[in-house]
RNA sequence: CCUGCCGGACAGGCAGCCGCCCGGGACGGUUUCGGCUGCCUCCGGGAGGAAAGUCCGGUCUCCCCAGGGCAACAUGCCGGCUAACGGCCGGGGGGAUUCGUUCAAGCGGAUUCUACGGAAAGCGCCACAGAAAAUAUACCGCCGGUUUGCAUGAAAAUGCGGAUCGGUAAGGGUGAAAUGGUGCGGUAAGAGCGCACCGCGGCGGCAGUAAUGCCGCUGGCAGGGCAAGCCCCAUGCGGAGCAAGACCAAAUAGGGGACCAGGAGCGGCCCGCUCCGUUACGAGUUCCGGGUAGGUCGCUGGAGCCGCCGGGUAAUCGGCGGCCAAGAGGAAUGGCUGCCGCUUCGUCGCAAGAUGGAGUACAGAAACCGGCUUAUCGUCCGGCAGGCCCU
RNA sequence: GCGGGAGUAAUUCAGUGGUAGAAUGCCAGCUUCCCAAGCUGGACGUCGCGGGUUCGAGUCCCGUCUCCCGCUCCA
Numbered sequence: 001c002c003u004g005c006c007g008g009a010c011a012g013g014c015a016g017c018c019g020c021c022c023g024g025g026a027c028g029g030u031u032u033c034g035g036c037u038g039c040c041u042c043c044g045g046g047a048g049g050a051a052a053g054u055c056c057g058g059u060c061u062c063c064c065c066a067g068g069g070c071a072a073c074a075u076g077c078c079g080g081c082u083a084a085c086g087g088c089c090g091g092g093g094g095g096a097u098u099c100g101u102u103c104a105a106g107c108g109g110a111u112u113c114u115a116c117g118g119a120a121a122g123c124g125c126c127a128c129a130g131a132a133a134a135u136a137u138a139c140c141g142c143c144g145g146u147u148u149g150c151a152u153g154a155a156a157a158u159g160c161g162g163a164u165c166g167g168u169a170a171g172g173g174u175g176a177a178a179u180g181g182u183g184c185g186g187u188a189a190g191a192g193c194g195c196a197c198c199g200c201g202g203c204g205g206c207a208g209u210a211a212u213g214c215c216g217c218u219g220g221c222a223g224g225g226c227a228a229g230c231c232c233c234a235u236g237c238g239g240a241g242c243a244a245g246a247c248c249a250a251a252u253a254g255g256g257g258a259c260c261a262g263g264a265g266c267g268g269c270c271c272g273c274u275c276c277g278u279u280a281c282g283a284g285u286u287c288c289g290g291g292u293a294g295g296u297c298g299c300u301g302g303a304g305c306c307g308c309c310g311g312g313u314a315a316u317c318g319g320c321g322g323c324c325a326a327g328a329g330g331a332a333u334g335g336c337u338g339c340c341g342c343u344u345c346g347u348c349g350c351a352a353g354a355u356g357g358a359g360u361a362c363a364g365a366a367a368c369c370g371g372c373u374u375a376u377c378g379u380c381c382g383g384c385a386g387g388c389c390c391u
Numbered sequence: 392g393c394g395g396g397a398g399u400a401a402u403u404c405a406g407u408g409g410u411a412g413a414a415u416g417c418c419a420g421c422u423u424c425c426c427a428a429g430c431u432g433g434a435c436g437u438c439g440c441g442g443g444u445u446c447g448a449g450u451c452c453c454g455u456c457u458c459c460c461g462c463u464c465c466a
């Protein structure tokens, strides 16, 4: 310097013009003095790392709720963090790749991944192939006995082959998987049959909070795999969701109550006078309540953001200082132009550079917060591995 | 914004973890003077996509994409 992997940060800048949403001030209109509203102008604010998917967990709100149990669902090595979590951090075990080492099995280092309780409670499944798929078993092969055929031989016997009885899990073959592995001994042939090492089970000791690891003794070794099959064990869990919910409340139409003759004007009120209507159960008059349209609240100052210091390997926690950053209704945050960036390609040039073209993502708040997952042109930083060049 | 459901042949749907099927449609042949019907044969498939579990996945698990349905208040 290049390539790959892992982790983190950023997500173009400036100016001009035309617009959009929210809030405030000034001015004007209106007012029942609480407000409502208009345009010109002024001021302030206006998307994200994922605002997305809605996959988890919570805040908040309403409904339900004596206590206990079952079912259903979710989670699942250990410890820690957290408001909580199926999230995060650290550790353990296991797998893969690569390097080293060993006769080999295996062991060790590095990188990386890991949905990782229980298969000795029970049930179920393991197609095809294969002799046999969990009860054990003998297809080929190997070895032995009996018997028989042929050959050789004087005979004993030997060789080749058949039948039958038995031994054998070394070898072949099937399969994803075949009843511990490697090596040496042993044997008729073989076999944990014996031994060494590795693996496994049991017991004990030590280290560690624990998962677990190490060491010693002991057992020849039983107990194939699948629980992202049923299941068992442990733990957790009431339901719905801001279209939650609360308040104000029109016209019309329902619901409930009261009243069946008076009402209007003159007048401060009564009397009185004038006018209209009237013997009426009606589409009558009047009052009340729920609730729709509509409006207001919920609504954004919060497990908040930034900086410094401290504890901790880390996730994260504590202290101090500073800051307030959309809250709108089916819903704004945009468009154009110019210049400068960044990437890439072409031309000119020895080079520095000049010039022209193309590209500059994914996407977009809808009560809020913590995670996860997915999309994303490119740039920068850190770590690891490999390659090339120079010293 | 919130809740729920479905993706398998051209279409509508089946499908215990063990070779992906049915009906309709399409193509060819037979039959007929011709067509329809009928008979025979054939082609049909990224099981939406990507991972994982498993010897083996349409089926089990996780993620993702697309489509469909529902929603106020009172009673």
Stems, first nucleotide, its partner, number of pairs: 001387010012340007020046005027038004048362001052373002055371005060241004073236004077091005092116001093114009117232002122230002124226003139172002141168012180198006199221001200219008245297004255288005260282001262276005304323008341360008392462007401415004409446001417433005439455005
Two RNAs folded together computationally: RNase P RNA and transfer RNA, 466 nucleotides in total.
It holds a member of the Rfam family "Bacterial RNase P class A". Its family is annotated with tRNA processing, ribonuclease P activity and dimeric ribonuclease P complex in the Gene Ontology. About the family: Ribonuclease P (RNase P) is a ubiquitous endoribonuclease, found in archaea, bacteria and eukarya as well as chloroplasts and mitochondria.
Model confidence (mean pLDDT): 76 of 100.